[in-house]
RNA sequence: GGCGUGGAUUAGGCAUGCAAGUCGUGCGAGAAAGCUGACUCCGGUCAGUAAGUAGAGCGGCGACCUGGUGAGUAACAGGUGGGCAUGUACCCGGAAGAGGGGGAUAACCUCUGGAAACAGGGGCUAAUACCGCAUGGAGUCAUCGGAACCCCGGUUCUGAUGAUUAAAGAUGCCGGUUUCGGCCGGUUAUCGCUUCCGGAUCGGCCCGCCCUCGAUUAGCUUGUUGGUGGGGUAAUGGCCUACCAAGGCGACAAUCGAUAGCUGGCCUGAGAGGGUGGUCAGCCACAAUGGGACUGAAAUACGGCCCAUACUCCUACGGGGGGCAGCAGUCUAGAGGCUUCCGCAAUGGGGGAAACCCUGACGGAGCGACGCCGCGUGCGGGAUGAAGUCCUUCGGGAUGUAAACCGCUUUCGCUGGGGAAGAACGUUUCGGUCGUGAACCGAAGCUUGACGGUACCCAGUAAAGAAGCCCCGGCUAAGUCCGUGCCAGCAGCCGCGGUAAUACGGGCGGGGCAAGCGUUGUUCGGAUUUAUUGGGCGUAAAGGGCGCGUAGGCGGCCACUUUAGUCUGGUGUGAAACUUCCAUCGCUCAACGAGGAGCACGCACUGGAAACUGGGUGGCUUGAGACCGUGAGAGGUGAGCGGAAUUCCUGGUGUAGCGGUGAAAUGCGUAGAUAUCAGGAAGAACACCGGUGGCGAAGGCGGCUCACUGGCGCGGUUCUGACGCUGAGGCGCGAAAGCGUGGGGAGCGAACAGGAUUAGAUACCCUGGUAGUCCACGCCGUAAACGGUGUGCAUUAGGUGUGGGAGGAUCGACCCCUUCCGUGCCGCAGCAAACGCAUUAAAUGCACCGCCUGGGGAGUACGGCCGCAAGGCUGAAACUCAAAGGAAUUGACGGGGGCCCGCACAAGCGGUGGAGUAUGUGGUUUAAUUCGAUGCAACGCGAAGAACCUUACCCGGGCUUGAACUGCCAGGAAAACCCGCUGAAAGGCGGCCUGGCUUCGGUCAUUCUGGUAGAGGUGCUGCAUGGCUGUCGUCAGCUCGUGUCGUGAGAUGUUGGGUUAAGUCCCGCAACGAGCGCAACCCUUGCCCUUAGUUGCCAGCGGAUAAUGCCGGGGACUCUAAGGGGACUGCUCCGGUAACGGAGAGGAAGGUGGGGAUGACGUCAAGUCAUCAUGGCCCUUACGUCCGGGGCUACACACGUACUACAAUGGCCGGUACAGCGCGCAGCCAACCCGCGAGGGGGAGCUAAUCGCUUAAAGCCGGUCCCAGUUCAGAUCGUAGUCUGUAACCCGACUGCGUGAAGGCGGAAUCGCUAGUAAUCGCGGAUCAGCAUGCCGCGGUGAAUACGUUCCCGGGCCUUGUACACACCGCCCGUCACACCACGAAAGUCAGAUGUUCCGGAAGCCGGUGUACUAAUCCUUCGGGAGGGAAGCCGUCGAUGGAAUGUCUGG
Repeated sequence: GGCGUGGAUUAGGCAUGCAAGUCGUGCGAGAAAGCUGACUCCGGUCAGUAAGUAGAGCGGCGACCUGGUGAGUAACAGGUGGGCAUGUACCCGGAAGAGGGGGAUAACCUCUGGAAACAGGGGCUAAUACCGCAUGGAGUCAUCGGAACCCCGGUUCUGAUGAUUAAAGAUGCCGGUUUCGGCCGGUUAUCGCUUCCGGAUCGGCCCGCCCUCGAUUAGCUUGUUGGUGGGGUAAUGGCCUACCAAGGCGACAAUCGAUAGCUGGCCUGAGAGGGUGGUCAGCCACAAUGGGACUGAAAUACGGCCCAUACUCCUACGGGGGGCAGCAGUCUAGAGGCUUCCGCAAUGGGGGAAACCCUGACGGAGCGACGCCGCGUGCGGGAUGAAGUCCUUCGGGAUGUAAACCGCUUUCGCUGGGGAAGAACGUUUCGGUCGUGAACCGAAGCUUGACGGUACCCAGUAAAGAAGCCCCGGCUAAGUCCGUGCCAGCAGCCGCGGUAAUACGGGCGGGGCAAGCGUUGUUCGGAUUUAUUGGGCGUAAAGGGCGCGUAGGCGGCCACUUUAGUCUGGUGUGAAACUUCCAUCGCUCAACGAGGAGCACGCACUGGAAACUGGGUGGCUUGAGACCGUGAGAGGUGAGCGGAAUUCCUGGUGUAGCGGUGAAAUGCGUAGAUAUCAGGAAGAACACCGGUGGCGAAGGCGGCUCACUGGCGCGGUUCUGACGCUGAGGCGCGAAAGCGUGGGGAGCGAACAGGAUUAGAUACCCUGGUAGUCCACGCCGUAAACGGUGUGCAUUAGGUGUGGGAGGAUCGACCCCUUCCGUGCCGCAGCAAACGCAUUAAAUGCACCGCCUGGGGAGUACGGCCGCAAGGCUGAAACUCAAAGGAAUUGACGGGGGCCCGCACAAGCGGUGGAGUAUGUGGUUUAAUUCGAUGCAACGCGAAGAACCUUACCCGGGCUUGAACUGCCAGGAAAACCCGCUGAAAGGCGGCCUGGCUUCGGUCAUUCUGGUAGAGGUGCUGCAUGGCUGUCGUCAGCUCGUGUCGUGAGAUGUUGGGUUAAGUCCCGCAACGAGCGCAACCCUUGCCCUUAGUUGCCAGCGGAUAAUGCCGGGGACUCUAAGGGGACUGCUCCGGUAACGGAGAGGAAGGUGGGGAUGACGUCAAGUCAUCAUGGCCCUUACGUCCGGGGCUACACACGUACUACAAUGGCCGGUACAGCGCGCAGCCAACCCGCGAGGGGGAGCUAAUCGCUUAAAGCCGGUCCCAGUUCAGAUCGUAGUCUGUAACCCGACUGCGUGAAGGCGGAAUCGCUAGUAAUCGCGGAUCAGCAUGCCGCGGUGAAUACGUUCCCGGGCCUUGUACACACCGCCCGUCACACCACGAAAGUCAGAUGUUCCGGAAGCCGGUGUACUAAUCCUUCGGGAGGGAAGCCGUCGAUGGAAUGUCUGG
């Protein structure tokens, strides 16, 4: 820009204007202003014109169309197809006519009333207004006939006779006449008028079919259904009325309730469907609400009338007016929806002869991105790529050819100029056809455009004026940084956000669409998720508890017939628009529009076919039933009978208990129980047989006998001849419990009581015990009423058991074979999500019924029905959740099972828990008591050494490129060393003194000052991390490849049978192999050998000594340290297939010899940012750094780990013996001397098999103590010392003397250890100036016990259950408290809808009356009367209203 479209809510209220008028060629009457002229008393008057105009009236036609809206309506309202007992103004065709009269009345004049609206009286007048009369082609009626059709009752046509019913003129033309206004006559003209017939169009009515939801609406109906007579209508009809009859409708859904205008179509969908009915078109309904008629061809009338009601307006208060769901516009309510525009130019409509008038229909314009379509906002070139911005691994990357810049173009816009189509008509003149005209045709002239100077065209102008919105976690195209820190926020679903957020907010970048983009709402789709196409019901939601059977649905074989269904041809209709298609056409394209084709899957009529279904007829026997024979059975009902047991009663015997339990108690018993014997009574139930045996529809049925009775199987194949299957409603049966009435009551036993158990125990256990259980009759009507599997029929491999029958074979009832019926198991095909089912289907088909549609709410509420009640049947919604659920898988778990291990228990020995002390921790305290570790697996842990240091903490004093590190720039100087002052020190201030190279400019190393990059941080995050470590656990496991199985998760292998310390090995096996683990290889220790022989050793030889391998020497031995041997179930026996196990021999060692190192896949967000490393964050004259002092050592308490003890297996004293691992130069330190001692002095030796630490201790021998808080124990304290260290006050260790606490073997609980182990004894080392009761090692002495695997703990394998899967420390249930939400009930209360009855009754139609009154026609005696009209009055009906009483709904 074009084309469309625009009050969906309040059918709420409306100011203002417009939306229906027109005709003078139907009629009568008829202005004014103004202008001109004349006159004038100057106030005006008269005449002409305006003008036969305006406006009004009578009359005609129209106003019933058009336009609006969707309230009502579930209906013959609509759609579709038929029908008739009917109307139709204007229009068309045909036939006939239009003669002659009459009386009024509006307008007008006048009077009166009224505020107004308007009304009334009197007077005049016309007509195509009104009224008689005439005529009658024709109509209607009556009577008498005829013909055709046909459903036998009518329809249509027609003849005759009688009766009855019409009308209007106007204009033109011609003629005449005139007072020039006109009038009269004629007329084959035009327009009208009357009657009839026919047509066309548009209506009216009737019928078939289609047309929402609710059965928690099941019965509805009295004009109701039909008939007859009458009325009424254009017309059928209970449409109305009187009478008669008692019908009519309904499960194929009446009635009632809710909702709704219907359709063509539109949206969606592959379709079938689902949703919808805005614009356009058809129909209907409505016009403030309700009722009513009038007029008219048609109305019960949107812009008419009357009445009532509500609202509103005017009023002089008496009374009046009004109806936008027409076009604009306004208010209200609302999330929300336009101009009080232009024009009749076109199309259409009304009137008119026409010109023409009217037309908010319509044509246009305006407003709204509301929709669809089209166009532009530029195009080309342009950098290893500006700036800015963002990111960065700091190298760079991105925005990005994007911009700048260069060139080009000019649509749209703007400016200027040109400029349509839409116009056809009309009118005038002429000509032609022709019969003058009219009409038609032709020519010429004139004239008509709201849109609009619009579309379109040309020129000019400058890249010039023109881009936004959403999104970027997945679905879903597109990611990074910062901020934030479960906050703020996002979110369609899943879900994001708790300090690295691609998800929040912003930036940059990217993706999508584009004059739009997102959101919200709604509909369809996806959703085979209501399944007709196209689903299900064993376990996911879903088979009725079972049967009989009504309606209905479905139904065997053959033949004939019919043609309703079905199939096929034709005809009519299925409006147009729309949708689809087109080498079609018109707007530049498209949207839009035109043309054509096709479609409309339907309905009706008609011709044909006859297979199938249905109907009819006849037949058949296989379905079904009957009959005969035979058989089994806890099938049912009733009656009778029986024995065992229990309890009770009586009696006897007999004595102290019985009973009961896990153990007890309550209870019973000396008033004699239990036990036992005998007798009796009562009730209930029927052991064995007895069996996945039998019977029954299900529930269910069990001693025996009898009676009655239902069903079933088998055999025969005699009869009937489809008699069948299923089955909504309905009817019946229906376990247990429960209810009613009456019985009965032995045992058992809800409730109840008591005793136990327990934290409690309204339970489980025990002692009692009522209802009930039993019987009769009557209710109830449920269940895990289950095969969780509806009934019937048919088809589809087998195997095996069992119950009933028959047949074959046989001597035969056995066995065997065949077959029918029942009942189980296994299993193929097939099915199934899987589990599983599988001729007894959950397979394959058919028929019919029932049922399901996410979980909870809830089988609840309300309503209804049933019930005596309990309750049952039917059976929701609000609200809420993002699931609920099935089957299977892998784990984990179990107060599940099986198998098996481990100092796991048990069996033992010694401890801990009590005491004192040490040490660690919690807590508390403090300026600080730095930080971390927290069940096992933190707590003598990081700490293998806190007086300073360490040190991270606190207080105080300092430094700021810094204590340590690397560069750069500028300036200075060598820096250091040394000295002085001050200070607690750090530090500060000051002094002294000096380089290398050189081209003499400078430069190099070092250092100072200033600056800049950056240092530094034991600051945070172990839940951002690496690394390392702990733990399950040295447990035997954890996996993979290929194959196989399974839809899949996954399984198999790895399970199983054995065996082992072991997934170690063997065997088996749809598995076959392999990897990480186990084992072995490594170290050490135990035996032997070889080699070697010092610093080690010393048997033999020699020497020496007080003595000693001290010396010569030796290699034998020990030992040292290098290599090797040795052990492998190798050998024998026994068991076993084997693996392997048991026994034995030999051997130093025997079945992995002992010990160590070695730690699979993984788990614990286990531990550590404070070893180290490291991302991110944080501090930067401080959270960095230096120094002094303090603290980490505190102390009401609590815990862990240790030491020492409590004593006599001991303490003390004296004597005396024997190790090993190690360590030593800033070290170990001998001899000797001193000291009571710690230690001091001393200094030899030793860089170590050489010297030293280094006397080992327990032990052994002897003595003493004599059971005591001691000759036990040693804490605490006093005092005197030693050593280390700058320094022992806070705060070290040790020594001497003195002091001499608790403690007499430790509650609940709990730890370690299976052999050179536990226990006990000492020794060494790391750290370390000094400081172990800790830690890591070493050797000495040196036990006990293990029946066994039930239990506790931990673990492995298999299996089972599971609602667990952050996996039992799981999950999860109910009450209560508070707040909120939704629903039910509720005394009541309010409102709406509606039924019935009654009262009253407007307008109005109809009926009656109609004395007042009354022009036309008729009669008249002229007074009047007849006929007709009509006010008023009366009556029927009747809206609103009122009363009463119900029902329903809502607050």

Small-subunit ribosomal RNA from an uncultured organism, 1451 nucleotides, folded computationally. The RNAcentral record of the sequence draws on ENA, Greengenes and SILVA. Its mean pLDDT, the model's own confidence on a scale to 100, is 85. It matches the Rfam family "Bacterial small subunit ribosomal RNA". Gene Ontology terms of the family: ribosome and structural constituent of ribosome.